[in-house]
C1' cells in the first nucleotide's frame, strides 16, 4: 500500500466486513527464570479490627506505680533511699489548612494560555532600623464534694507561665489637617517627603557559660553568686524580599433548537454596610435596563490540563499511573479558632444509617494503609523498616510519619534470557498418506563427542552512608583560655530491603513448550467418521454420501512463555471531504418570487496600519516525545545535556493585496428621451357555432347503443326535419418545437385600468451591484366554508352486459363537483427530474421580435448586429447515457440539500389549518445489500422479414368392437431389472416351456463355476460301470503318463494352506464409450485489426438472392475455422468391355422346354465410362448474384432417395452390452441344481392386427414381380393323408437344385343387403409337428360352435409421387413358436395445396424487461397455524 462482497458478466455509486497499531482489561487452554512498571474503569454502598500527627521539660505548676535496696515490726503493715523529676494527664507555644484519598458535584464561581491588581492579603523564613518599661487579678491540673449506666457535667478551695488584664514609652505605623516635589497633564487620579495633632507594642523570658564591668556574699581569696556579663533560642513595632495565596479580564473549552425568548437583585447609579480587597457581595433610594439566532434560556453529558493512543499528515478518541490546578470527605447547612479552613482522622445543628444503653441518653463517619462484607466479567498483604528521601516539633539528643523506602501476591503489560550445541542414513521402528513402485514425518529420533546460562547445592560477599556524637585544630562573636557556630583532621557508630545483586565452586542435558490456525481474504493438506443431522462462521459461505470449510488424526503455517476469544479506540474511511466529496438518471436544487441580517463585491489616488509580512524580547513547570552521551552485563528502565513546544503577550518595522476613512471616475446598475412585439394582469360590454331543454309544424315506427347485445327512449307521437324562445359553459379555423409571464400558468371581439421586455441614442446619477437564513406575497388540480349558478361533461350512486366472480375496463342514466363572487388550503413526475448571478472557451442551420448598411422605384433580397426560441455538433465533461456559448465546459460570488436499504412522505412534540391535512421529523429493530447506467442472453396475449404436412386443401387412419403386444394399477413366494411429456409405452427383447433368468421356494457347495501363483503331500486325470438322490452332489469298483543321471524335474489332475476369485449388489447426480432430442434447423466461433474505461461490440449488421451465414453489392474491415453445399452408395439414359449358370435376333437340331449346336445381337449380370453446368436463348434484375419463361435432352435447375447430425442444450438415457472411480457382500448379495415366475387379472393407456361388407365374400380358370435363403440345410418328383404332415428320394455349397404357388389383377359363375354365404372371437372333440420334456405355457390341421362389431363421441395421427392407399414376397432372431412385430423387396396407383389470418416448432433484424434456475421467470398483499412484543377490552387484583 489494500482485499472480500450487490452482477450471467461489467462500469460507476454505496453500505457492510478484514488485515495494522493499542488497553489500568477480562475469559479459554498452557506455563521455566529474572529485571522493570502497573492493580475496584463496577455501589462517592457499608464497614469489625490495627495503625496512619504529633511535638516542646531550653514557656509552666504539679508529679506516680510495678520493682529493688534499707530500717523497724509478731503480722497485716509502716518509713527512707532508688526507679524518677521517668510514666500518664493538664495549663501555654507550634503544627494539626501541608503530606495521603477520591472525581460525587461542576459546562464554569472551574481549568488552560496571556496579562492585570495604583483594589489585596502572607505564619514560620532573610535583610534593615527601633524597642522590651513597671504594675495587676485570675484559671487548670490538683484536694474535697455532688449528679449520671455510661458518655460526661456540676459545686467549693489551692496555684504557676513565654497563658490573660492595665499603664508608661512611640524610633515608627495608622487617621486628620496644612505645605511641597513626582508621574500625567486638559482633567481625574496615584504615590514620594516635611510640619502639627490624635491613636498604638512588648515576654527582658527560657536555657547554657563565665566573672571583663556592676552589684551582693565571703573564709578577702587563682572563692561563690546574678537583678552583672555573653552567647544562643524566643518577645514587640516598622520597612523590604522571598514564599504562598485572594481578587479581575481576554481568548478557548462537548451534545441537543423536536429547549426561543430569558431576567426583579434582575442592568446600571447615589449612599451607607461588609471584606484582607475590587464589585449588588449586601441593604435603602433612583432610573428601566441587561442578555439573545455569533444560539440567550433550559435538557443531557463531563472533572480540566501536561500528557497518553492512532494517523503521512490534518484530524479523531482518550485523560487510569506520574506532575499542576480544582472540588469533595456519610447527605445538606452553619459559623468559630487560626497567618491561612468555613477545615478527611475539629466544632455546631438537621436528616439516614450503624453501634452501646439501666430507656432517662449517649457513640461513630477508611473517596488514609492495610484488611472485611456487597456489587461485579474483575483488581493485591490485616507485611517489614524510618536504613535512604521528604515532612511536623524540638536549642539539640531525639520523638512521629501506612508520605515514603522495601518486601509479598497477580504473564496484567514491557524488557531480557533459557528449554541445549556439533556430529550422525541401515533414511531404524512406530505413525500417516500410496497409483502398493513408494512418498512424508526426518537429522528428526537412537548412537557419538561436547558445552554449562538459568533453576538446584555449597562459599565469599557489596553499592546504595551522606551524617551524628566525642576530641583536637583554625576562624567569627565575646571580657574570656566559658559557650556558640562554621571549617578541617582522627576516634566511635547508623542498612529495612538482605545474607540480597554480584564472583566462585560443585553436578548433570539432566528440571523447563505451548496456543491459535491450515475454503478465499490469508501464510499453511491429506486421510477417516458425519451425511442440510451433528456443527462452523469476522464477511463471502461451508454440511442434502466421494466436505482442504463440521469432528478426530497425520502433515503443515504463524506466534512463543504465552497464544486465542470477548470488549473498546484509532486507522484503512477520500464513508461528513480544512488538507479532500458531491447533487440531470445512483441519496441529494428549495414549487417560484421579493427581500431582511449576512456573505462576496468594479476603476484610480491619499491617509491609517486592524488583518497580512518581518524582527526582537518575555512566556509556554517538571515530566514525557526526540537527538547524543552515560549508568544498571543487554534490553526494558533510569540519569545528564541538547533540541522541540509549530501557541499566546509585548515592542519596532513594512504597506502590495484585504479592511477604514476621504476624495475622484464610468465601464457594472439605473434614470430620461424616442420606437416596438405579445393569448402578460385586471374589471366592464358584446358575438356566433354547437349542445340541451320548452313551444309549434310536417311525419310515422322505430330510435339509441355494441365486439355482439341489453338496460333505456318511443303510438300519450320518438328519432329525423323545419320555425320560434330560454339557459349555461367554453371559444372551431387562424395556431405553428410560434408569442407573453418569475413560477403556477395565459387563447372569441371591443373599451377602459395597470405591469414587464426589447430596439435606439448618448443627456443624466456615480457602484447606487450579486446573493439571499428567517420573514413577506404568488402558488395547477382537487378539497373545505357563505351565497348565487347549474347546459354539457361527471367521482359517488342506480340499471344493462362481459366474467369463474367483475365492487372495473363497455353501455343507459345521474350526485357533489366543474362557473361565478367572497375566504381558506399550500401541495403535484410544481420536471428541463439542472438553484441565482457575472466572465471566458469552435461553428452550422431553422423560426420570433427589432435596429443598420449595400443595391433598387417599392416590395423582395443580401450584409452585419442586439434579445430571444429550437435542432445539428468540435474541444472539454460525464459511470455510461448524453451534455455541449439556453453546459451537465473552464472559473468566480451567494444560498438549498445529501451520506446504504427498510422501519419512515411514520411516531411524540412544536408551529399552521373549519376540516381534510399540511410542515419540521426520529428511535427501538431488521438486511447485505438497496439503488444508477450499459452489455449479452432469455422472454413478451411487442413490431417487421422467412421457414416447415405447421395451419389449410385432400386421402386414409386411431378413439367404439373382438384379438394380439407393451405400459400403469392391482395381486403375488416371485409375478427380476431398466425405459416415464414432447424424446417411455410391438422400447432394451432381431424371438422367456427347460436353458435363457437377472426373480421365488427348496435342495447343495466353500479357493470356489472361471484367472494367476506360492508351499506341502498324493499320483495320475480323463473315460466306463454299480450303488443312493428329483438333480446336483455324493460313495464304490475298473483303469492308469512321458523323459529320467533314479536325487529329481516337466505337464496334467486331485487335496490343505494362503494370496485372491466372484457379485446382472448400490451410485448414469463420480465417469469413459455409445445413443436420444432441438434438427439437416442455419447457424457456431477464431487471428489480426479498429471502436469501447470496460462486459462487449465489428467482422455475422445493410440492400437483394438463395434449400442454405449460398451467392453479388455495399460497409473498419480483413481474412480463416467447424456447420451448408460438393466429394460416396443406390436408383433413371448412353456406351465401351465380358459372355456363365444370363439371354435367344438369325440359322440348324429335337422329346417342343433356350432342351441342344451356334451365338453375345437384345435383355440382363459387373467392370470401367459418358451425361447436367442455369452450358444455351428471350425476358426480369443494377451490366451483378440470382429469378421467370423456352429449347435440346433419358433427366433441368439440389433429378429422386440414402448414408452424413457444427457449436451446444435437456446433471436426458444406458454402472443390465461393455469399461470403469469410489462403496458394499465374502460358509454369501458369490456358486450349482429341481420345480415355479417374468405368461398371474376387477380395471386404465398406448401401438397394432381383423372387420363391420356387393369397389365385397366364396367357387373354378388364368397371368404378371423384385429381393433374398439354403449342407446338423433347402429339400423336387414319386407314393400315403381330406389336412397339418408322414415315407422315399433326384437336384443344389448355388445366375445352375431347391424354398417358389406370388397376391391384388384379369375371366366365368353364385350371393341380394340379412347380424347375411359379412364377421371370425370363444369353445368341444380328433388329429399333426418340434423337441429329454408342451399341465402351467408352444404353433399347426380337421369337423364341430359362431361372441362383440352394421364404420365408431370429445378429441387426435400420418401423408405433396411412384407419395398416400392397397395387394402379396422374403429375410434376421429361431429345434420349436405367441411375428398380426421388425427390417427388406417389388405389384396396383390416386386426391390436394387459393393462401400464411390463425394453431404448433424454428431462423435473422429492431424494441421493453424489476427475468439470468433466464415467463414453468420475477413478484404483491390478504387469509391459515405457531411464536415474541404491543394497544384496545366486559372485567378481577394491589397500592
Nucleotide at each position: 500500500a489494500g482485499a472480500g462482497u450487490u452482477u450471467g458478466a461489467u462500469c460507476a455509486u454505496g453500505g457492510c466486513u478484514c488485515a495494522g497499531a493499542g488497553c489500568g482489561a477480562a475469559c479459554g487452554c498452557u506455563a521455566g527464570c529474572g529485571g522493570c512498571g502497573u492493580g475496584u474503569c463496577u455501589u462517592a454502598g457499608g464497614c469489625a479490627u490495627g495503625c496512619a500527627a504529633g511535638u516542646c521539660g531550653u514557656g509552666c505548676g504539679a508529679g506516680a506505680a510495678a520493682c529493688c535496696g534499707g530500717u523497724c515490726u509478731u503480722u497485716u503493715g509502716a518509713c527512707c533511699g532508688g526507679g524518677a523529676g521517668u510514666a500518664a494527664a493538664g495549663c501555654g507555644g507550634c503544627g494539626a489548612a501541608c503530606g495521603g484519598g477520591u472525581g460525587a458535584g461542576u459546562a464554569a464561581u472551574g481549568c488552560g494560555u496571556a496579562g492585570g491588581u495604583a483594589a489585596c492579603c502572607u505564619a514560620c523564613c532573610u535583610c534593615a532600623a527601633a524597642g522590651a518599661c513597671g504594675g495587676g487579678g485570675a484559671u487548670a491540673a490538683c484536694u474535697c464534694u455532688g449528679a449520671g449506666a455510661a458518655a460526661u457535667c456540676g459545686g467549693a478551695g489551692c496555684u504557676a507561665a513565654a497563658a490573660c488584664c492595665c499603664g508608661a514609652u512611640g524610633u515608627g505605623g495608622u487617621c486628620a489637617a496644612g505645605c511641597u516635589c513626582u508621574c500625567a497633564a486638559u482633567a481625574a487620579g496615584a504615590g514620594g517627603g516635611c510640619u502639627u495633632g490624635a491613636u498604638u507594642a512588648a515576654a527582658g523570658u527560657g536555657u547554657g557559660a563565665c566573672c571583663u564591668c556592676u552589684g551582693g556574699c565571703u573564709u578577702u581569696u587563682u572563692g561563690c553568686c546574678a537583678u552583672g556579663u555573653u552567647a544562643c533560642a524566643g518577645c514587640u513595632u516598622u520597612g523590604a524580599g522571598a514564599u504562598g495565596g485572594g481578587c479581575c479580564u481576554a481568548c478557548g473549552u462537548c451534545c441537543u433548537a423536536u429547549c426561543a425568548g430569558c431576567u426583579u437583585g434582575u442592568u446600571g447609579g447615589u449612599a451607607a454596610g461588609g471584606u484582607a480587597a475590587u464589585g449588588g457581595c449586601u441593604u435603602a433610594c433612583c432610573a428601566a435596563g441587561g442578555c439573545u439566532a455569533u444560539g440567550a434560556c433550559g435538557g443531557g453529558u463531563a472533572g480540566c490540563u501536561g500528557g497518553c493512543c492512532u494517523g503521512a499528515g490534518a484530524g479523531g478518541g482518550u485523560g487510569g499511573u506520574c506532575a499542576g490546578c480544582c472540588a469533595c470527605a456519610g447527605u445538606g447547612g452553619g459559623a468559630c479558632u487560626g497567618a491561612g479552613a468555613c477545615a478527611c482522622g475539629g466544632c455546631c445543628c438537621a436528616c439516614a444509617c450503624u453501634c452501646c444503653u439501666a430507656c432517662g441518653g449517649g457513640a461513630g463517619g477508611c473517596a488514609g494503609c492495610a484488611g472485611c462484607c456487597a456489587a461485579g466479567a474483575a483488581u493485591a498483604u490485616u507485611g517489614g523498616g524510618c536504613a535512604a528521601u521528604g515532612g511536623g516539633c524540638g536549642a539539640a539528643a531525639g520523638c512521629c510519619u501506612g508520605a515514603c523506602c522495601c518486601a509479598g501476591c497477580g504473564a496484567c503489560g514491557c524488557c531480557g534470557c533459557g528449554u541445549g550445541g556439533g556430529g550422525g542414513a541401515u533414511g531404524a521402528a512406530g505413525g500417516c498418506c500410496u497409483u502398493c513402485g513408494g512418498g512424508u514425518u526426518g537429522u528428526a529420533a537412537a548412537c557419538c563427542c561436547c558445552u554449562g546460562u538459568c533453576a538446584g547445592g555449597a562459599g565469599u560477599g557489596a553499592c546504595g552512608a551522606a551524617g551524628a556524637a566525642g576530641c583536637a585544630a583554625u576562624a567569627a562573636c565575646g571580657a574570656a583560655u566559658a559557650g556558640u557556630u562554621a571549617u578541617u583532621g582522627c576516634u566511635u557508630u547508623u542498612g529495612a530491603c538482605g545474607g540480597u545483586a554480584a564472583c566462585u565452586c560443585c553436578a548433570g542435558a539432566g528440571g523447563a513448550a505451548g496456543c491459535u490456525c491450515c475454503g478465499g481474504c490469508u501464510a499453511a493438506u491429506u486421510a477417516c467418521g458425519u451425511g442440510c443431522c451433528a456443527g462452523c462462521a469476522g464477511c463471502c459461505g461451508c454440511g442434502g454420501u466421494a466436505a482442504u470449510a463440521c469432528g478426530u488424526a497425520u502433515g503443515g503455517a504463524g506466534c512463543a512463555a504465552g497464544c486465542g476469544u470477548u470488549g473498546c479506540u484509532c486507522g484503512g474511511a477520500u464513508u461528513c471531504g480544512c488538507u479532500g466529496g458531491g447533487c440531470g438518471u445512483a441519496a441529494a436544487g428549495g414549487g417560484c418570487g421579493u427581500g431582511u441580517a449576512g456573505g462576496c463585491g468594479g476603476u484610480a489616488u491619499u491617509a491609517c496600519a486592524a488583518g497580512u509580512c518581518a524582527a526582537a524580547a518575555g512566556u509556554g513547570a517538571a515530566a514525557u516525545c526526540c537527538u547524543a552521551c552515560g549508568g544498571c552485563u543487554c534490553a526494558a528502565c533510569c540519569g545528564u545535556a541538547g533540541a522541540a513546544u509549530c501557541g499566546c503577550u509585548u515592542u519596532u518595522g513594512a504597506u502590495a493585496c484585504u479592511g477604514u476613512a476621504a476624495u475622484a471616475c464610468u465601464u457594472g446598475a439605473g434614470u430620461u428621451c424616442a420606437g416596438g412585439u405579445g393569448g402578460g394582469g385586471g374589471a366592464a360590454g358584446c358575438g356566433g357555432a354547437a349542445u340541451u331543454c320548452c313551444c309549434g309544424g310536417u311525419g310515422u315506427a322505430g330510435g339509441g347503443g355494441u365486439g355482439a347485445a341489453a338496460u333505456c327512449c318511443g303510438u300519450a307521437g320518438a328519432u329525423a326535419u323545419c320555425g320560434g324562445g330560454a339557459a349555461g359553459a367554453a371559444c372551431a379555423c387562424c395556431a405553428g418545437u410560434g408569442g407573453c409571464g418569475a413560477a403556477g400558468g395565459c387563447g372569441g371581439c371591443u373599451u377602459c385600468c395597470u405591469a414587464c421586455c426589447c430596439u435606439g441614442a448618448a443627456a443624466c446619477u456615480g457602484a447606487c451591484g450579486c446573493u439571499g437564513a428567517g420573514g413577506c406575497g404568488c402558488g395547477a388540480a382537487a378539497g373545505c366554508g357563505u351565497g348565487g349558478g347549474g347546459a354539457g361533461c361527471a367521482a359517488a350512486c342506480g340499471g344493462g352486459a362481459u366474467u369463474a366472480g367483475a365492487u372495473a375496463c363497455c353501455c343507459c342514466g345521474g350526485u357533489a363537483g366543474u362557473c361565478c363572487a367572497c375566504g381558506c388550503c399550500g401541495u403535484a413526475a410544481a420536471c428541463g427530474a439542472u438553484g441565482a448571478g457575472c466572465a471566458c472557451u469552435a461553428g452550422g442551420u431553422g423560426c420570433u421580435g427589432g435596429a443598420a448598411g449595400u443595391a433598387u422605384u417599392u416590395a423582395a433580397a443580401c450584409u452585419u448586429u442586439c434579445a430571444g426560441u429550437g435542432c445539428c455538433g468540435u474541444a472539454g465533461g460525464u459511470a455510461a447515457c448524453c451534455u455541449g456559448u439556453u453546459a451537465a465546459g473552464u472559473g468566480c460570488u451567494c444560498c438549498g440539500c445529501c451520506u446504504g436499504g427498510g422501519g419512515a412522505c411514520u411516531a411524540c412534540g412544536g408551529c399552521c389549518g373549519c376540516a381534510a391535512g399540511g410542515u419540521u421529523g426520529a428511535a427501538a429493530c431488521u438486511c447485505a445489500a438497496a439503488g444508477g447506467a450499459a452489455u449479452u442472453g432469455a422472454c413478451g396475449g411487442g413490431g417487421g422479414c422467412c421457414c416447415g404436412c405447421a395451419c389449410a386443401a385432400g386421402c386414409g387412419g386411431u378413439g367404439g368392437a373382438g384379438c394380439a403386444u407393451g405400459u400403469g394399477g392391482c395381486u403375488u413366494a416371485a409375478u427380476u431389472c431398466g425405459a416415464u411429456g414432447g424424446u417411455a409405452c410391438g422400447c432394451g427383447a432381431g424371438g422367456a416351456a427347460c436353458c435363457u433368468u437377472a426373480c421365488c421356494a427348496g435342495g447343495g457347495c466353500u479357493u470356489g463355476a472361471c484367472a494367476u501363483g506360492u508351499a506341502u503331500c498324493u499320483g495320475a486325470c480323463a473315460g466306463c460301470u454299480c450303488c443312493c438322490g428329483a438333480a446336483a452332489g455324493g460313495g464304490a469298483g475298473u483303469c492308469u503318463c512321458c523323459c529320467g543321471u533314479u536325487g529329481a524335474g516337466g505337464g496334467c489332475a486331485g487335496a490343505u494352506a494362503c494370496a485372491c476369485a466372484g457379485g446382472u449388489g448400490c451410485u448414469g447426480c463420480a465417469u469413459g464409450g455409445c445413443u436420444g432430442u432441438c434438427g439437416u434447423c442455419a447457424g457456431c466461433u477464431c487471428g489480426u485489426g479498429c471502436c469501447g474505461u470496460g462486459a462487449g461490440g465489428u467482422g455475422u449488421u445493410g440492400g437483394g438472392u438463395u434449400a442454405a451465414g449460398u451467392c453479388c453489392c455495399g460497409c473498419a474491415a480483413c481474412g480463416a475455422g467447424c456447420g451448408c453445399a460438393a466429394c460416396c452408395c443406390c436408383u433413371a439414359u448412353c456406351c465401351c468391355u465380358a459372355g456363365u449358370u444370363g439371354c435367344u435376333a438369325u440359322u440348324g437340331g429335337c422329346a417342343a422346354u433356350g432342351c441342344c449346336a451356334a451365338g453375345c445381337a437384345c435383355u440382363c449380370u459387373g467392370g470401367g465410362g459418358a451425361a447436367a453446368c442455369u452450358g444455351c436463348c428471350g425476358g426480369c434484375g443494377a451490366u451483378g448474384a440470382g429469378c421467370c419463361g423456352g429449347a435440346g435432352g433419358a433427366a433441368g435447375g439440389u433429378g429422386g432417395g440414402g448414408a452424413c447430425g457444427a457449436c451446444g442444450u435437456c446433471a436426458a438415457g444406458u454402472c443390465a452390452u461393455c469399461a470403469u472411480g469410489g462403496c458394499c457382500c465374502u460358509u454369501a448379495u458369490g456358486c450349482c441344481c429341481u420345480g415355479g415366475g417374468c405368461u398371474g387379472c376387477a380395471c386404465a393407456c398406448g401401438u397394432g392386427c381383423u372387420a363391420c361388407a356387393a369397389u365385397g365374400g366364396c367357387c373354378a380358370c388364368u397371368a404378371c414381380a423384385a429381393a433374398g435363403g439354403g449342407u446338423u440345410g433347402c429339400g423336387a418328383g414319386c407314393c400315403c393323408g381330406c389336412g397339418a404332415g408322414g415315407g422315399u428320394a433326384a437336384g443344389c455349397u448355388a445366375a445352375u437344385c431347391c424354398c417358389u404357388a406370388a397376391a391384388a389383377a384379369g375371366u366365368g359363375g353364385u350371393c341380394c343387403c340379412a347380424g347375411u354365404u359379412c364377421g371370425g372371437a370363444u369353445u368341444g372333440c380328433a388329429g399333426g409337428c418340434u423337441g429329454c420334456a408342451a399341465c402351467u405355457c408352444g404353433c399347426c390341421u380337421g369337423c364341430a360352435u359362431g361372441a362383440a362389431g352394421c364404420c365408431g363421441g370429445a378429441a387426435u395421427c400420418g401423408c405433396u409421387a411412384g407419395u398416400a392407399a392397397u395387394c402379396g414376397c422374403g429375410c434376421a432372431u429361431c429345434a420349436g413358436c405367441u411375428a398380426c412385430g421388425g427390417c427388406g423387396c417389388g405389384g396396383u396407383g390416386a386426391a390436394u395445396a387459393c393462401g400464411u389470418u390463425c394453431c404448433c416448432g424454428g431462423g435473422c433484424c429492431c424494441u421493453g424487461u424489476a427475468c439470468a434456475c433466464a415467463c414453468c421467470g420475477c413478484c404483491c398483499g390478504u387469509c391459515a397455524c405457531g411464536c415474541c412484543a404491543u394497544g384496545g377490552g366486559a372485567g378481577c387484583c394491589g397500592a
Predicted 3D model of a 1439-nucleotide RNA (small-subunit ribosomal RNA) from an uncultured bacterium.
The coordinates come from a structure-prediction model, not an experiment, and the mean pLDDT is 85.